[in-house]
RNA sequence: AUCUGAUAAGGGCAAACUUAUCCGAAAGGAAAGGACGCAAAACCGUGAGCCUGUGUGCAACUAUUGCAUAUGGCUGUCUGGCUGCCGGG
Repeated sequence: AUCUGAUAAGGGCAAACUUAUCCGAAAGGAAAGGACGCAAAACCGUGAGCCUGUGUGCAACUAUUGCAUAUGGCUGUCUGGCUGCCGGG
């Protein structure tokens, strides 16, 4: 430098759920608790995929309605970029 993840060592993150907390129209996010799990479940957000629909447009007029739509969001959905600990080849 590169491929790889058996057994370790030192560690790291934190699902569901809970909260009389905060932000948001919502999806969701933050904080605290909590651990299902994760060799990048560190960071970014390319190409997709999924979620929401404030707003906008169209339709309808039962209406407190329906449909479409991302500029919003999810990365612990895949892919991609980028950085790193230890071991083995």
c-di-GMP-I riboswitch aptamer from Jeotgalibacillus sp. R-1-5s-1, 89 nucleotides, folded computationally. The coordinates come from a structure-prediction model, not an experiment, and the mean pLDDT is 84. It was read from a public genome assembly, where an Rfam model found it.